[in-house]
RNA sequence: GCUGAACCAGGGCAAACCCACCGAAAGGUGGCGACGCAAAGUUUCCGGUCUACCGGGUGCCCAGCGCCCCACGACAGCGGGGCCGCCGCG
Numbered sequence: 001g002c003u004g005a006a007c008c009a010g011g012g013c014a015a016a017c018c019c020a021c022c023g024a025a026a027g028g029u030g031g032c033g034a035c036g037c038a039a040a041g042u043u044u045c046c047g048g049u050c051u052a053c054c055g056g057g058u059g060c061c062c063a064g065c066g067c068c069c070c071a072c073g074a075c076a077g078c079g080g081g082g083c084c085g086c087c088g089c090g
Base pairs, nucleotide, nucleotide: 001089002088004087012037013036018031019030020029021028022027035077041083042082043081045080046079047078048075049074050073055069056068057067058066059065060064
């Protein structure tokens, strides 16, 4: 510098379920466990998706409840981009 995840080496990560904790929720953390993953390392920059405590709107039989909207919350194991990296090749 290049290309790939086929081969070699060391291996790495860990979905769902269940348990504990945090959170309004989505979800997260730890344990257990492997569905899968060549970036399932990292980053919300773009798109997407999920949630809706607060806030806004609205209805009602108005201490309140229902419905609708809203990301400032979340997902990097939804896709793209950025950054970094193991092996291999030149």
This is a predicted structure of a 90-nucleotide RNA (c-di-GMP-I riboswitch aptamer) from Methyloversatilis sp. RAC08.
Rfam family: c-di-GMP-I riboswitch aptamer. Its family is annotated with cyclic-di-GMP binding in the Gene Ontology.